RNA sequence: GAAGUUGAUUGGACAGUCGCCGCGGGAUUCAUCCCGGGGAGGAAAGUCCGGGCUCCACAGAGCAGGAUGCCGGCUAACGGCCGGAGGUCGCGAGGCCAUGGAAAGUGAUACAGAGACUUAAACCGCCCAAGCAUCCGCAAGGAUGACGGCAAGGGUGAAAAGGUGCGGUAAGAGCGCACCGCGGAGGCGGCAACGCUGACGGCAAGUUAAACCCCAUCCGGAGCAAGACCAAAUAGGGAAGCGUUGGCGUGGCUCGCGCUGCUUCCGGGUAGGUUGCUGGAGCCGUCAGGUAACUGACGGCCUAGAGGAAUGACUGUCCUCGACAGAACCCGGCUUAUAGAUCGACUUUCCCA
Repeated sequence: GAAGUUGAUUGGACAGUCGCCGCGGGAUUCAUCCCGGGGAGGAAAGUCCGGGCUCCACAGAGCAGGAUGCCGGCUAACGGCCGGAGGUCGCGAGGCCAUGGAAAGUGAUACAGAGACUUAAACCGCCCAAGCAUCCGCAAGGAUGACGGCAAGGGUGAAAAGGUGCGGUAAGAGCGCACCGCGGAGGCGGCAACGCUGACGGCAAGUUAAACCCCAUCCGGAGCAAGACCAAAUAGGGAAGCGUUGGCGUGGCUCGCGCUGCUUCCGGGUAGGUUGCUGGAGCCGUCAGGUAACUGACGGCCUAGAGGAAUGACUGUCCUCGACAGAACCCGGCUUAUAGAUCGACUUUCCCA
């Protein structure tokens, strides 16, 4: 210098004018006006997890359903984060992984193939040592063969019951042996996952559990339009008292029944208003503990709060001419979008000395 990996920061700047939404102070003729100060993000987004808060339900436990799934830690909690283990990709820095159980049971496994999960299978093939069958031979014996032996070779397949070599045999075979592979009591290290070693065993029976299932852990439901408070009427409910023996309806009349008046009290509650609402598992700094996530102590700071819903527009100067994008109860995460700029750590490689 080139190519990368990873962690973090930033996300036009300054000034003026006019607006919009809150807050504090002041003036006031109660209509407003003046002054000061604040006003989107790293994701405010998706609403995918977890928690706070609120209401409802609830003796306890279980079933069903859902989620998670190597180990240890952090946390209010988590499916998040940190550290580690194993696997896998990369020369490497590093990246990725739902990574418990296939010795409980059930299922799936196309096509091809003789045979596909079973102490398997004879399509082509190899072999007649023993036994058997047939033939020859007086006999000893010989020849042929499958309804016998063989899993070596060929063929099919993703997969056919370890691989290579030597021995062995009628032909063969972990049948025996050596090396490699596999399983593995025990020992050692580690909190653990797991790692190292390894007596012994001729050698286990495919894959699939984001298939059913089994095991372990966790989970009550709904959500700020939650919920709480105040509370209008020519709306409407209940109780008591007063008044009238009235009016209306009951097909005409009487009784009866129903409705109808005034006052006081009570409860619900619509419109509307207030609240919940932002001071919080808060932010910043220093120190301490810890590899880290994180935690503690001390100091400092207050940093949007609307309810048709504000955060905008114009002018001037400058530059590299500005990406994705707009709060709606709050917080911790994850995921997704994002022009450009800056910084740290590390890797590979080239050149020069």
Record summary:
The RNA shown here (Bacterial RNase P class A) has 353 nucleotides and comes from a Pseudomonadota bacterium. The sequence was found by an Rfam model in a public genome assembly. It matches the Rfam family "Bacterial RNase P class A". Gene Ontology terms of the family: ribonuclease P activity, dimeric ribonuclease P complex and tRNA processing.